[in-house]
RNA sequence: AGAGGCGCGGGCCUCAUGAGUAGCCGGAAUCAGAAGGCAGAUUUGUUUCCGGUGAAAGGGUUGACCCGCCGAAGUCGGUUCCCGUCUGCCACGGUUCCCGACUGGUUGUGUGGAUAAGGUCCGCAGAACUGUCACGAUCCUUUUUUGACCGUGGAGCGCU
Numbered sequence: 001a002g003a004g005g006c007g008c009g010g011g012c013c014u015c016a017u018g019a020g021u022a023g024c025c026g027g028a029a030u031c032a033g034a035a036g037g038c039a040g041a042u043u044u045g046u047u048u049c050c051g052g053u054g055a056a057a058g059g060g061u062u063g064a065c066c067c068g069c070c071g072a073a074g075u076c077g078g079u080u081c082c083c084g085u086c087u088g089c090c091a092c093g094g095u096u097c098c099c100g101a102c103u104g105g106u107u108g109u110g111u112g113g114a115u116a117a118g119g120u121c122c123g124c125a126g127a128a129c130u131g132u133c134a135c136g137a138u139c140c141u142u143u144u145u146u147g148a149c150c151g152u153g154g155a156g157c158g159c160u
Stems, first nucleotide, its partner, number of pairs: 001160002005070001007069005012063001015060001023053007031045002036090005073103006082094003104130004109125006132154005138148002
């Protein structure tokens, strides 16, 4: 420097979902306090129902698209920064940086989790296909080398 191939990740676009949900306005009722826990402050508010109005994000999907690439990337553990709540502490969730460990890649199946939801994602198990290297058998070739095919096994800190 390059290769594996439904190859990996990101962006943009399309469409649906999210959802007649959250929020807001009006009306009625209810409770003594209201937020994940504790404490405090603020102010009156919490909760339920009816009517009106009515989103968004994440995730998914579409593609003659664009960008970066081949530990591409993903997951787990630890650390760090910031955000989410009225304030402080704790807890929880998310983002970023660094370190370590595992996974060659793809697909189905089973199972657990995430989520509003799932042939969408993630973990685990085994299976199939595929690439690569090592070893072994067979065949071609020119004794070797090389190549084809089959079997077994290993892992990307690999292979050429």